[in-house]
RNA sequence: AAACGAAUAUGGCAAACUCGGCGAAAGCCGGGGCCGCAAAGUCACGGAUCUACAGGAGGACCUAUGAUGGCCGGACUGCCGAA
Numbered sequence: 001a002a003a004c005g006a007a008u009a010u011g012g013c014a015a016a017c018u019c020g021g022c023g024a025a026a027g028c029c030g031g032g033g034c035c036g037c038a039a040a041g042u043c044a045c046g047g048a049u050c051u052a053c054a055g056g057a058g059g060a061c062c063u064a065u066g067a068u069g070g071c072c073g074g075a076c077u078g079c080c081g082a083a
Stems, first nucleotide, its partner, number of pairs: 004081002012037002017032006035070001041076003045073003048068003055062002
C1' cells in the first nucleotide's frame, strides 16, 4: 500500500414509531426515538423498486422529468488494525 473485517479506542449515522413542516404522491426536511450500520459518508452512472401531478390512452392502463445510496453493482473519499 492492496485486500480483508476479529477485537479495541475516539467519534459518527439513525430503522420502525411519533410530533411539526413541505409535496399530487412516492417521499423528503427538522425535533424526539434507537432497529441496526465500517462506509447506514458523498454521487441517481447501470440495474431494480416505489410514485404518477402533468402528459398519452380513454376499461383496467402507459409514461420519470419525481423518489429510494438503510436494494444490488459502479465511482470518489474515510476511522481502527488481529488472522